[in-house]
Context: one part of a larger RNA
Molecule: large-subunit ribosomal RNA, half A
Organism: Candidatus Moraniibacteriota bacterium
RNA sequence: CGUAUGUGGGGGAUGCCUAGGCUGUAAUGAGCGAUGAAGGACGUAGCAGGCUGCGAUAAGCCUCGGGGAGCUGCCAAGCAAGCUGUGAUCCGGGGAUCUCCGAAUGGGGAAACCCUGUCCACCACGAGUGGGCAAUCCCUGCCUGAAUCCAUAGGGCAGUGGAAGCGCACCCGGGGAACUGAAACAUCUUAGUACCCGGAGGAAAAGAAAUCAAUAGAGAUUCCGUCAGUAGUGGCGAGCGAACGCGGAAGAGCCUAAACCAUGCCGCUUGCGGCAUGGGGUUGCGAGGUACAUGGACUCGCUUCGAGCGGGGUAAAGACAUUCUCGUUAGCAGAAGGCGUUGGAAAGCGUCACCAUAGAGGGUAAUAGUCCCGUACGCGAAAACGAGGAAUGUAUUUAUGCAUGUAUUCUCAAGUAGGGCGGCGCCGGUGAAACGCCGUCUGAAUCUGGGAGCACUAUCUUCCAAGGCUAAAUAUCAUUACAGACCGAUAGUGAACAAGUACCGUGAGGGAAAGGUGAAAAGCACCCCGGGAGGGGGAUGAAAUAGUAUCUGAAACCACAUACUAACAAGGAGUCGGAGCUCUCGCAUAUCUUUUCGGAGAUAUGCAGGGUGACGGCGUGCUUUUUGCAGAACGAGCCAACGAGUUAAUCUCUGUAGCGUGCAUAAGUGAUUGUUGUCACCGAUGCGAAGUGAAAGCGAGCUGUAACAGGCGUUAUGUUGCAGGGAUUAGACCCGAAGCCGGGUGAGCUACGCAUGAGCAGGGUGAACCCUGAGUAAAAUCAGGGGAAGGCCCGCACCCACUCGCCGUGCAACACGAGGGGAUGACUUGUGCGUAGAGGAGAAAUUCCAAUCGAACUCGGCCAUAGCUGGUUCUCUCCGAAAUAUCUUGAGGGAUAGCGUCGUGAAACUAUUGGCGGGAGGUAGAGCACUGAAUGGGCUCGCCGCCGCAAGGUAGGCAGUUCAAUCAAACUCCGAAUUCCCGUUUCAAACUAUCACGGCAGUCAGAACUACGGGGCUAAGCUCGUAGCUCAAAAGGGAAACAGCCCAGAUCGUCAGCUAAGGUCCCAAAAUCCAUGUUCAGUGGGAAAGGAGGUGUCAUUUCUCAGACAGCUAGGAGGUUGGCUUAGAAGCAGCCAUCCUUUAAAGAGUGCGUAACAGCUCACUAGUUUAGAGACGAUGCGCCGAAAAUGUAACGGGGCUAAACAUGGUACCGAAGCUACGGAUCGUUCGCUUCAUGCGAGCGGUGGUAGGAGAGCGUUCUCUGCGCGUUGAAGCCGGACAGGCGACUGCCGGUGGAGCGAAGAGAAGUGAGAAUGUUGGCAUGAGUAACCGCAAUACCGGUGAGAUUCCGGUACACCGAAAAUCCAAGGUUUCCUGGGCAACGGUAGUCGACCCAGGGUUAGUCGGGCCUAAGGCGAGGCCGAAAGGCGUAGUCGAUGGACAACAGGUUAAUAUUCCUGUACCGCAUACGGAUGCGAUGGAGUGACGCAUCGUAGUAACUGCUGCGGGUUAUUGGAUUCCCGUGUACGCACUAAGGUGGUGAGACAGGCAAAUCCGUCUCACACGUACACCAAGGUGUGGACCGACCGUUUCGUUCGCGAGACUCAAGAGCAGCCAGCACGGUGCCAAGAAAAGCUUCUUAGCUUCAAUUCGUAUGCGCCCGUACCGUAAACCGACACAGGUGGAUAGGUCGAGUAGACCAAGGUGAAC
Repeated sequence: CGUAUGUGGGGGAUGCCUAGGCUGUAAUGAGCGAUGAAGGACGUAGCAGGCUGCGAUAAGCCUCGGGGAGCUGCCAAGCAAGCUGUGAUCCGGGGAUCUCCGAAUGGGGAAACCCUGUCCACCACGAGUGGGCAAUCCCUGCCUGAAUCCAUAGGGCAGUGGAAGCGCACCCGGGGAACUGAAACAUCUUAGUACCCGGAGGAAAAGAAAUCAAUAGAGAUUCCGUCAGUAGUGGCGAGCGAACGCGGAAGAGCCUAAACCAUGCCGCUUGCGGCAUGGGGUUGCGAGGUACAUGGACUCGCUUCGAGCGGGGUAAAGACAUUCUCGUUAGCAGAAGGCGUUGGAAAGCGUCACCAUAGAGGGUAAUAGUCCCGUACGCGAAAACGAGGAAUGUAUUUAUGCAUGUAUUCUCAAGUAGGGCGGCGCCGGUGAAACGCCGUCUGAAUCUGGGAGCACUAUCUUCCAAGGCUAAAUAUCAUUACAGACCGAUAGUGAACAAGUACCGUGAGGGAAAGGUGAAAAGCACCCCGGGAGGGGGAUGAAAUAGUAUCUGAAACCACAUACUAACAAGGAGUCGGAGCUCUCGCAUAUCUUUUCGGAGAUAUGCAGGGUGACGGCGUGCUUUUUGCAGAACGAGCCAACGAGUUAAUCUCUGUAGCGUGCAUAAGUGAUUGUUGUCACCGAUGCGAAGUGAAAGCGAGCUGUAACAGGCGUUAUGUUGCAGGGAUUAGACCCGAAGCCGGGUGAGCUACGCAUGAGCAGGGUGAACCCUGAGUAAAAUCAGGGGAAGGCCCGCACCCACUCGCCGUGCAACACGAGGGGAUGACUUGUGCGUAGAGGAGAAAUUCCAAUCGAACUCGGCCAUAGCUGGUUCUCUCCGAAAUAUCUUGAGGGAUAGCGUCGUGAAACUAUUGGCGGGAGGUAGAGCACUGAAUGGGCUCGCCGCCGCAAGGUAGGCAGUUCAAUCAAACUCCGAAUUCCCGUUUCAAACUAUCACGGCAGUCAGAACUACGGGGCUAAGCUCGUAGCUCAAAAGGGAAACAGCCCAGAUCGUCAGCUAAGGUCCCAAAAUCCAUGUUCAGUGGGAAAGGAGGUGUCAUUUCUCAGACAGCUAGGAGGUUGGCUUAGAAGCAGCCAUCCUUUAAAGAGUGCGUAACAGCUCACUAGUUUAGAGACGAUGCGCCGAAAAUGUAACGGGGCUAAACAUGGUACCGAAGCUACGGAUCGUUCGCUUCAUGCGAGCGGUGGUAGGAGAGCGUUCUCUGCGCGUUGAAGCCGGACAGGCGACUGCCGGUGGAGCGAAGAGAAGUGAGAAUGUUGGCAUGAGUAACCGCAAUACCGGUGAGAUUCCGGUACACCGAAAAUCCAAGGUUUCCUGGGCAACGGUAGUCGACCCAGGGUUAGUCGGGCCUAAGGCGAGGCCGAAAGGCGUAGUCGAUGGACAACAGGUUAAUAUUCCUGUACCGCAUACGGAUGCGAUGGAGUGACGCAUCGUAGUAACUGCUGCGGGUUAUUGGAUUCCCGUGUACGCACUAAGGUGGUGAGACAGGCAAAUCCGUCUCACACGUACACCAAGGUGUGGACCGACCGUUUCGUUCGCGAGACUCAAGAGCAGCCAGCACGGUGCCAAGAAAAGCUUCUUAGCUUCAAUUCGUAUGCGCCCGUACCGUAAACCGACACAGGUGGAUAGGUCGAGUAGACCAAGGUGAAC
C1' cells in the first nucleotide's frame, strides 16, 4: 500500500415540511385615455439600501361609514421624536393633490431635457415669480377671399365638439408562406394554418327567404348531438369531405325606396321637369297606389268643408326622477371540558362530561367539535355602483281611417339581373358543372313580370334580388370564492428567495442559481490562546454532532485509530480450498468472586462463528453493434438526483360483466349534492336481425346461359360497458441535424459612396516654359541661366502585409522579432451621414456586411423531417426463430410468403424412419456408336507447290479413307451407388409431429467446416450455389491457449459411481503396461522440385570355382611424328581418315602433362588371391534442399532414443453426458377429494438471442373499514438473526425527532449503468506547467503581529517625436482625505484604480444653446391591397461659418470658472447730442482648389557676450562651474506687407420699391494721395514676478518638508527650420451653404414716436467643467507585449521628427 471495523471531515442526496405554482367549476366584470392612459424616470420617512405606498399637500390630506386600544408599511432589529377614549393606527365609499417623460399636443429633441410666444396676477416696478393658453386632422359656425362680375378654390378665427394612443385571449375583414406528406416531384397536401396589416365589441359575425324541400311539407340566424367518414371530390394518388333530414340549446321581429297627395324652392323649351320636406306605403294563396261604390266613425272649436287645423279625452310607447327589494364594495354576532398520567411542552393516553342548522379549515411547545381564529344559522351600509321587478310621477312621441267589392294597369330597388372572357369561394382540382363572389366587355324585364329546384328544355312546385336594423343560445380573458386519486425545491411558472433580477449581446434578443436553527433567540454573558479568522472552557436549551457555513445529513472523495497481511513477487482483481494471527453476538461445561439466592461478573476449555489471508486450483470486465469482440471496434473519470411506448378519437381481436332478437343511448333536461359526483328522463341515431345483382329489381334465394354448368347466400347470437394485445390519425418510445419559410434587428467591424476637416521629417532628379548668348534669309538647332513638373527616385512619421523565425492550453480567438512594399497620391485618416439579407457593397477573392457569409443575426412556423446513429430502467416460469423466395427508383428500407408463439377447432394410429413390393431417372463411372475436339502411321482417285518441253517425277502440305492410342458441363451405344414417388406391413422413437382459422411477432448483413459444383490461378480466413452440420442463440470435456473442428446439449444440490472424445514419465488425473517390428534424423516436433552406395522389406536380371567384383605384380608395342594444317602439332589446338602388323593384350588413343617432344596413366591383357559380385525396379522409415526481423520460440514446457513411428492387446483416467440420493417447477395420465383445487402416484420435460405467452415483487397517490406512533413515525447507518426460486420482506441495535402502515380494491409523471445523456458535488493529472517582453536593482532608516514589495533617504538603471505635457472621444467617481485587509491584486502586503466613511467639479468672455452641409423628419400634396413610400413650405442636423479675458495668486482635491489687478461684449434704463427710421424682401460682403516659391518681417527657440547671484580656491588675486537675466489681454502710438479708382447724370435689369447693386455716358485721377486689412514693435498697464542667502512659524522619521516676510540683475549681438501674417507664380481635375456684417428701400410709423452716437448706472440665464486619456481607468472576458484622432517638439553629432547618448519630466513594468 491493501482488506475489515470504528470515529471524523467534506458534500447535500433521502425523509418530512410549504410560503409558491398548475388545472378546473361558479359568479361578476369585460375596457383605460386630451379631465392626459398603459408604461416609466426622478423624488418622497429623523437615520444608507431594496421592495411596497405615495407625488413638492409626496408610507400621505379632507370627508362619510365601520371598528374599539394601541400605533408610526415590509426586509429589520435599534435609537430618536411623536400620535391616541376630543376615538388614533387599521378597513371600506366619495373627494383633493398628483413633479417630469410617454398619444405627448407651443417649437425642438440623443424619452424623463432644451428653447419660445401671448394673456392674467403678484412684485423690490428691473431683468423676476406664479398661473392659463398656444399641435394636427375632421365636423360645425363665422370672417375674409383669386384666376372671374356673382360665386368657388384658398386663407383666417372660434368651439365645455370629435379623433388619436394602450390592452392577454376571443371576433370580422385585407394580404398570405415554407418545412412537411405524397416514401422522389410539379397538380394536390401542410393551409387559408403561421405571420403581417386594418377595424370593432363585451362579445363579434350572421339574421327575418328571389331559402330548403319534393307532389308531403318546413318556415330568420347562431351553437351542440346525429346524419357520416356517407354523397361526392381527388396525378380517382396522398388525401380532402358536405348537405337535406332528425334530436336539442335559444327564440323576436321590424324600418325604408317607388306609385299617389300636399307644401316650398329652382330650371327653362310655359307646361313640363328637378330638388327638399311632410303624408302615404312595405308584400308573394302577390302587394300597394288611383277611381268609384258600400259599411262605419270619442268629443269641442275653427274651418279653405279635406278627419284640414287646434284643444280635450282615450290608448300605446317612454328617456328621466323618486320610492321599495336584492346584490357588491367595510362588518356584527356566534354553542360546548375538566381531571389524572408520560413528557421540555398535551391537543396523545386514561377517565368522567357537554355542544352540534357549528365534527369545513387553520393555529396553539406532539394528533383539540367544546383553548384561539373561524364554521352552521342569523344580522348589517352614511356613501358609491349594479340588477331586476314593482309602484308612482312626468317631459316627450305615436295612434285615434279602416274593411269589403268593382274597375284600372300607375308602382314594386339598373349599368342591376343575365351573358362572353379570366379567376375565386363552395364537398366539387373545368369537369356535363348548377349556385355565390370579383375583374373586364356587354346588357334585360315590371306581375301577361322575375329568380331557384346541380348542364339544358318543358310541365309542376317554391320564392320575390339588385336598401337597411335586430336580443338570446356561442367564443375568450381578468377578478373573487371554492375544488383537485395535480407538483413538493434538479419537481411545480423562467421565477416559493432583491426574477424577467444578476449576467451575456451594438441591437432585436437570450437568461440563471439560490427554501428549512429552535416551541421560543433563550443567537453563547464571562475567562483563556490568537493580529485576526478560529478554537478551548463556561452559560442557554428537551437537544448545540440544533451555533445562524444552522432539521434529517446518504454516496463519491479525504483523513485518523485498531486487527490482519505484504520486502523473489505478476495481472479481469474474483471464486473455491486453506495454514497462521486476532476477536466473541451466541451455546455448553468447569473454576473463582459476589448476591437482595432470582441472578450477575471474571477466567479457562470446547462448539459455533466474525476479521485478515501465506499458499494452491480455475478464471481475458460491462454495454452496444455484429457472421464474429477480452478486444487494440463504440460508450462511460467517480458518486448522487433527473432521464425514454403516453394520451385522445376511430377500427379490430382476446378476456370479463349486463341485457338478449335485440342492445346502447348522444347532445340535452330535471332532481339532488360540499363536489366537474349520483340518479332519473330523453330513442334522434348507430350496430344487428337477408341476401344477391353493375343496376332496375327480385328475395331464402339472387345472379348467370339460348340451355346446362358455375358464383355468392340460406342451415352460426348480437350489442353496450370495463380491462388488455394490435392498427390508423395526431410530435406518438426518447434525444439528435444540415436546412426551408415568415416578421423583425444590425453598416459603432468591414465594403463603397456623400458632406466637412486634418496629415505627409529630410534628401535627390530637374519636363514644359521663360531669359540671355551663339546660330539661321527666317526657322531649325546649340550653350548658359532661370524655372519647378511628376499616380518620379531614396527614406522617417503614417499605411500595408512579401519572406523566415518564434508563438501555437499564446502576451494575443492572427500577436512578436528580423528583414520587406507604398510613402503628393487611384494616398492616409477623424467626425457626421446613406445603402439590409429573394438584399446591400465589391480596382472581383465566393470578398465583406459586428471574432458568423455559396446567402447575416434573432424570434416564430417547430416537438420541421431523419428508410440514419445512439439510448430505452424490477423478478421468475413455458416455448423459441431468421439472416431465404417473389416484388420493389429495390439493394443496410418495405410488402406478401416461409420459419416462431398464443388461442380455438379438426383428424386418424394418421404423418415421419426402417423392411418388402412396384415405379421414376441419365449423374459418378465408362465409352467413342452420334456431335465435336485431337496425336502418329499407312493407303489413295483428287488438289496445291517444286523439277521437267512433255510424259512424268517428287522433300512437303490439304482432303478422304484405314490402323493404333485419346478427350468432352452444354457428346452418349451404355450406366451404377445414393435419392425420389406409390402401395403394404410390422417394430422402434418422444403425450412427438400434422392440418385449418384467428391474435401477436421477429427475421430479409449471416459465418466456418465436410461433400459435390461455378468464378478465380483446381490462389485466398476469397466469392456464388446445392446438401449436411455446428456457431449465431450453447455452457461443459478435448484440440497448450482457440465462435464455426472432435465428444457432448448445463432445472437445483452432493468431498458418490460409469463412460465419450482424448489420454496414462514430470508439470497434470490415469501404464515408465504387454507383444512384434521400424527410425538415429530429436525424424517425431513445418515445406517442394530436385539430389544421394542412409537403412529395412519385396521383385526382376547379369557375371561367377572353366575363379567373377575389388586389391596387388607385370605388360600396355610396331608401321608412325597417320595425312592436312601449323613457327611447331610427334595418340592428346583444330580438320580428315581411323587402317595394317606383332601379340596373352595394347585405341592412328581415356585423362594429366610439354613451346613441341619427353614423362605419368587409362582402356585392354596375363599372374596372384578368393566366393560371391554387379545392374535395374517397387516400397517402409529417414538425409540434403531449409535465410528475418525484442527472446529459446516450428513437441505447451521439462525432458524423451522412447516418453518417437507402425500393428495388435489388456487395464485405468477422463465431461455440467449416463447413473445414484435428495429438492423445485411444468405438462400429461390416473386415484382420492373440496362450496371454492388441493393432495398423492406413474410417465415425460425444464441451454437460449430476436420474439410470443404466463405469473409476480416494489414505488407514488385515492377509496373502504382497521391499526402503529414523543414509553419515539419516516428517513439514514449497521447486523455473526429469520423467510421467499427471485424481484423483496421481516426482526434486532444505533442515529433521528413527527408522522406512518398492513389488507382488499383503484389510478399511474412506477423501477436506471451505459444515450460523446442533463444538473450538482468530488477526484486524477499535480504540489506539476505557469506567474503576461531581459529597463535592474542594492543598502540604511521608519511603521507594523508580520516588510523583497508600503513610507523616507542614498546610490544605480531605463524612456526622452516618449515610457514627457495638453485636448477630443470613450469611461463615469476611478479624484482627495481618514480608517480597514476577508475577497480582488497572478507572490506578500501595513499598500492599492479593492472595502467602509466623509469631502471635491464655482464661468456674460472656454465648449454647447446663432447659422447652415451631407443627410433625417416633413403641414398641405402625389402615389400605393393595408402597413406605408416620396416630397414642397418648413424644421432639425458639425466634422465647417459667426462670436466678447488676460496675467498672477490660491486648495488635500477646481480654476481663462474662486481671489487680486487690468479689460472687453450684450441688454435695459436715465441724461445729452444727432437724425428718415423701417424686412422674413433687394444688393454687396461673408466665400473658400492643388503644387511651388518668395519677400521683407517678427515671435518663439538656441548660442555667445554682458549683467546679477552662488560655487571652486589654505589665504589674496586670477580661474572653473552652475543658476537667473521674465512679463499677457486691453488701450495709445507706430509698422513690414497687401487690397480698392473717385464724383456726376441717365436707365424697360435686380419678380413690388429703392438714394443700394447692375448697365451706359461724362468729368477727374492713376498717387509718395485717400480709404481699408494687417503679423509684429514701442509705450502704458505696473508694478507684479523673480534664485540662493537671511528672518520667522509649523511639522519632522532630524535627512528634511511646508508656509509667511524680505528680495538682485532684468540688455546687446548672432543663428534659425517648418509654423504665423500677407502675397507671387504655375497648373487643370476649375475648387460648400447659410447666418452674421454693410447698404437699399416696401408695408408702416412719424417729433410725448423711433433709430443712432456718447456718458452714467444696473444686469447677464441653462448645461459641461473631478479624474484616466498610446492607458492598470477607453475598445480587446484579464491590472492583456494588441488597437486608439489632434496639439507642443530642448541639447551634442547629424540633411533629418532617422539613429545614438542626454535635459525638463516620468519610470524601474506586483513574485